This is a predicted structure of a 1395-nucleotide RNA (small-subunit ribosomal RNA) from an uncultured bacterium. Rfam family: Bacterial small subunit ribosomal RNA. The coordinates come from a structure-prediction model, not an experiment, and the mean pLDDT is 82.

RNA sequence: AGAGUUUGAUCCUGGCUCAGGCUGAACGCUGUGCGGCGUGCUUAACACAUGCAAGUCGAACGAAGCGGUUAAAUGGAUUUCUUCGGAAUGAAGCUUGGCUGACUUAGUGGCGGACGGGUGAGUAACGCGUGGGUAACCUGCCUCAUACAGGGGGAUAACAGUUAGAAAUGACUGCUAAUACCGCAUAUGCGCACAGUACCGCAUGGUACAGGGCGGAAAGAUUUAUCGGUAUGAGAUGGACCCGCGUUGGAUUAGCUGGUUGGCAGGGUAACGGCCUACCAAGGCGACGAUCCAUAGCCGGCCUGAGAGGGUGAACGGCCACAUUGGGACUGAGACACGGCCCAAACUCCUACGGGAGGCAGCAGUGGGGAAUAUUGCACAAUGGGGGAAACCCUGAUGCAGCGACGCCGCGUGAAGGAAGAAGUAUCUCGGUAUGUAAACUUCUAUCAGCAGGGAAGAAAAUGACGGUACCUGACUAAGAAGCCCCGGCUAACUACGUGCCAGCAGCCGCGGUAAUACGUAGGGGGCAAGCGUUAUCCGGAUUUACUGGGUGUAAAGGGAGCGUAGACGGCGUAUCAAGUCUGAUGUGAAAGGCAGGGGCUCAACCCCUGGACUGCAUUGGAAACUGGUAUGCUCGAGUGCCGGAGAGGUAAGCGGAAUUCCUAGUGUAGCGGUGAAAUGCGUAGAUAUUAGGAGGAACACCAGUGGCGAAGGCGGCUUACUGGACGGUAACUGACCGUGAGGGUAGAAAACGUGGGGAGCAGACAGGAGUAGAUACCCUGGUAGUCCACGCCGUAGACGAUGACUACUAGGUGUCGGGGUACACAGUGAUUCGGUGCCGCAGCCCACGCAAUAAGUAGUCCACCUGGGGAGUACGUUCCCAAGAAUGAAACUCAAAGGAAUUGACGGGGACCCGCACAAGCGUUGGAGCAUGUGGCUUUAUUCGAAGCCACGCGAAGAACCUUACCAGAUCUUGACAUCCCGAUGCCCGCUCCGUAAUGGGAGCCUUUAUUCGGUACAUCGGUGACAGAUGGUGCAUGGUUGUCGUCAGCUCGUGUCGUGAGAUGUUGGGUCAAGUCCCGCAACGAGCGCAACCCUUAUCGUCAGUAGCCAGCAUUUUGGAUGGGCACUCCGUGGAGACUGCCAGCGGAUAAACCUGGAGGAAGGUGGGGAUGACGUCAAAUCAUCAUGCCCCCUAUGAUCUGGGGUACACACGUGCUACAAUGGCGUAAACAAAGGGAAGCGAUCACGUGAGCGUGAGCAAAUCUCAAAAAUCACGUCUCACUCCGGAUUGUAGUAUGCAACUAGACUACAUGAAGUUGGAAUCGAUAGUAAUCGCGAAUCAGAAUGUCGCGGAGAAUACGUUCACCGGGUCCUUGUACACACCGCCCGUCA
Repeated sequence: AGAGUUUGAUCCUGGCUCAGGCUGAACGCUGUGCGGCGUGCUUAACACAUGCAAGUCGAACGAAGCGGUUAAAUGGAUUUCUUCGGAAUGAAGCUUGGCUGACUUAGUGGCGGACGGGUGAGUAACGCGUGGGUAACCUGCCUCAUACAGGGGGAUAACAGUUAGAAAUGACUGCUAAUACCGCAUAUGCGCACAGUACCGCAUGGUACAGGGCGGAAAGAUUUAUCGGUAUGAGAUGGACCCGCGUUGGAUUAGCUGGUUGGCAGGGUAACGGCCUACCAAGGCGACGAUCCAUAGCCGGCCUGAGAGGGUGAACGGCCACAUUGGGACUGAGACACGGCCCAAACUCCUACGGGAGGCAGCAGUGGGGAAUAUUGCACAAUGGGGGAAACCCUGAUGCAGCGACGCCGCGUGAAGGAAGAAGUAUCUCGGUAUGUAAACUUCUAUCAGCAGGGAAGAAAAUGACGGUACCUGACUAAGAAGCCCCGGCUAACUACGUGCCAGCAGCCGCGGUAAUACGUAGGGGGCAAGCGUUAUCCGGAUUUACUGGGUGUAAAGGGAGCGUAGACGGCGUAUCAAGUCUGAUGUGAAAGGCAGGGGCUCAACCCCUGGACUGCAUUGGAAACUGGUAUGCUCGAGUGCCGGAGAGGUAAGCGGAAUUCCUAGUGUAGCGGUGAAAUGCGUAGAUAUUAGGAGGAACACCAGUGGCGAAGGCGGCUUACUGGACGGUAACUGACCGUGAGGGUAGAAAACGUGGGGAGCAGACAGGAGUAGAUACCCUGGUAGUCCACGCCGUAGACGAUGACUACUAGGUGUCGGGGUACACAGUGAUUCGGUGCCGCAGCCCACGCAAUAAGUAGUCCACCUGGGGAGUACGUUCCCAAGAAUGAAACUCAAAGGAAUUGACGGGGACCCGCACAAGCGUUGGAGCAUGUGGCUUUAUUCGAAGCCACGCGAAGAACCUUACCAGAUCUUGACAUCCCGAUGCCCGCUCCGUAAUGGGAGCCUUUAUUCGGUACAUCGGUGACAGAUGGUGCAUGGUUGUCGUCAGCUCGUGUCGUGAGAUGUUGGGUCAAGUCCCGCAACGAGCGCAACCCUUAUCGUCAGUAGCCAGCAUUUUGGAUGGGCACUCCGUGGAGACUGCCAGCGGAUAAACCUGGAGGAAGGUGGGGAUGACGUCAAAUCAUCAUGCCCCCUAUGAUCUGGGGUACACACGUGCUACAAUGGCGUAAACAAAGGGAAGCGAUCACGUGAGCGUGAGCAAAUCUCAAAAAUCACGUCUCACUCCGGAUUGUAGUAUGCAACUAGACUACAUGAAGUUGGAAUCGAUAGUAAUCGCGAAUCAGAAUGUCGCGGAGAAUACGUUCACCGGGUCCUUGUACACACCGCCCGUCA
């Protein structure tokens, strides 16, 4: 930093999507490898079991208890003595009193429960942020200063007794203390009300001093030193209130407000204040957005971004608000109070039913909700907090630990060597290649984890939850530690198989219909890594809301027009102020965070220190150019006055002629009218036409013009009245008065609406007639609203220059309208100037088209509008309206485009031009009949397959009885009918005979090598094994090759240059000309290639050379046949040449030139002489896998191979292509004549004989310019038939034959005799051919045993017509041009309805 996606391609506009970063995340796969630092209910401010989270002080107080001690009373254990009677001792216990305690505590009392901790429901607010103010305030504990504490009083809890209640909780009586409570005294300072002086302040007012009056304090404890108490002042801290500025969206929320706004008085408060009350006034807020609705805690910061911005407000820190919901106050320095009180409500719990108790948004934890979020842990050791004199107590604050890959950071899962490049796996052209130094193997190391030992700092003297933790050391084993996503493009990374628009993928484009790098799997590869992907949100990319930094002629977008309010903006001087602006200083901008530099944990994350930054706000000093304010001037902007001319500018009244229609009367007769053609309609009751008169309404021909006027809509006969604006000239007046213009109000085409008139013509609706498949249309005949007038209403149009208004500047040229002066050679012309209206054009602009002084150029001011397409200018709401409707104006959902300009094609029942048997002119066919042949269909065991408009259909097939043959039935074979390799056996093979079969198959026998070093080898056959063979099986849409068609049409391209942002253009276009992109001229083009033409073959003329099998002029012979000798002159054949090139002439043909055209001469031939071969770039996924070749798929005792028979030849029918005819231009018979080109040895076959004939027998000659097929036929001559289904026509059928062949039934050809069908010239329609052509007549050949009406060739005889391309059919072309929403390209695209 960009990329993909609209198109055949291009440039724009424009949306969608991707690559990046982030997270309190969740989900999928994986992971119980480790550690550090952080972090963890985003949802139900849902409900909560249990435990804990706020107490402390006995040095305030009375009391009780406990312990100790002491005194007394009681007591009498134990022990000693004993005379056993007793004596002494006197413990525990108990009672009372005192003393005492590092003791315990209910209560009174003090301080603290207003902090700390949680949550974000509410709140759009002085709530928060920032900066100020309080002369309008308070402040416990703390610090400092000054002064003081004298002397009294009365209660009360605890306690005791009685008593109510289930309990919670009380009630009554009695006793008692205090640092509890209450007077009195004292107090200059404190407070209050008066009245005074000085100084100060922005105002109310403040400070200091002095005066008298009134009011107001205190508490002791303990034991030698403190702590506490009271008053006042000051400080510090914390709070309260006020103000400036900033702080989400909606106008489809425009008006809101009654304590409301202000005043006065009072009350209340720490304090100001309508904070509250009474009275008075009627104000206050709002387009600079009030009120209302919705949403939301705010900030430091955090994420992103180049920045400006955008998003966000978890954790940490500041502020606020809240504590089940709502309300209220009490206490207190501080609360209207999370773990206080009262009331109400909901919920839960207890209950004896009367009544009570409770509040996890504290820490854990539970249920619930949810995609989703942890332990009912340890400790007060540290840091802090509360109480206390202190010891100390309390502290779920906090410090730690536990759980979670939730995030960030660090480390590891080994390192070096190691090619037989192992095995396995994947792929393969089978050779190899990849995995891959990867593994194995050898050597080494020990971070982490595990084991053992030692062992901190955190703690100033003691005290350590963490914790035997961090860390250190030792021994030990490569062991215990890798997954996830992706691999068509964007985007790094490719192959195989499976699947076959199925299954599936997909962020966008899109992939998948049998060869998927896009689906699934595998191998391989790429990326990241204890994580990897997906989903979701946000920013970025997106300059796609544009402040930085966009637009509006045609892509979305200029309001239909002008007037004007608010607003924002504004000419030339001078002076002044200092609001904006610039600059210096001061304060603040908390800390944390971010940045820079250092430091500490082994590093990093993390933590600490220092610096700078925090672009802001406030105060203050200065500057005065610019903007702004004030003052004073100016005239060029703007306006006024005066003079002048132009105009369909507006309103009202009057007048005019032409035309249409109607009425009356006359003339007149059968039609008129209308159309593409008709009909409806009108007309004998007299139309149309015509003449005269009259009525009525509407509109104003010519002039008339990209002429005029108007703001736009719009304005057109003439006259008059009233009236608006613009323009030119002048320079007298005013002195910035200007421009724009949200709201607002004004005028506003046509149609429509209301009321009343009017109504000739025209004409929605409607009716009828046509036309049509239909025709609610276009056409015709009628016809009502309406169109017209007056007064209202509507308020919209493609209201367009698709271009808002205004100002200034920026080359020219040429028209036109209105005005002015000027020069001159003056019916006028030239140059010039102001205002309008057009065209062309430079710079510049623009995506291009285009615009270009009338800008879409260069700048400025103001307004309006746009932000992908559809949904939709729709719905809802509101406003307006009589209605119709107008204005304002969404969303859900859906698509990946929609769109603009230009390019190349294609197309057009667009234009221009040209060509072709395209039409026209003429000739002959087809379509009707019979037959032949091909196709469809039907049938069949099978009727093998292919070809399908032109470009399939006498096509593949130049020839299906078997074979061919691919089809069907039956039978048979399985390494095979055919090829290669291997093993074994044999010596053959070939050939012959026999049995058997429908036939192949099957069975039996005979016959038998070469060379030799005698082992074997070669070869052949047989048998066997598997690799393989084989397939006319599929795919012509996987292909090669070949072919058809457009089309023998004249086109198709390239290099360099030039033009264009580009696709592309130019060249190749233009003017002529040609069969031709043929040639010439011109030209930003110059050249070149494939095509055209020519070169090739043939035909037409003439030489030259050569003459056998060809020829015979002259000579000779002759059987009279070029037969022979001879000859090569001629014909002919063959080789190699000549000839034709617009070469010559003419043309007031061709612009004058050239190409070329027309005519002529000469010539066998004249303008490519006639034919043929030759087919550019490409199109049709054209045809062919069945000529051949070939990828992939499929079959493998069969989809392969062999054999027999059958089928392809079927037959209600339809089509194509042909043959023969329908007859006299003919048929038949007889006689006579003239070709060319071909073929011939498994052949052509003469002659002779036979047969009616097809043929047969014989077999001369000929591998052919020698022989032969071979007779040419039409033609000509004569005869006959005489217009008839015939002496036409020959189908069909019967009988008998011929040749071929193994075989002629299915199913061939020919012959003879007999039979003698349809058909009497063919509907709509349709085809061919322009000269040796059509039509007509025969001949030959290929294939072939046999089998042409087909095909390919050959000659004979031999026409007609072409005005011409205007109109019109088909096909093609060009070029130019034009339109296009087509590009699969009009067989396109596309709209509606239905399914």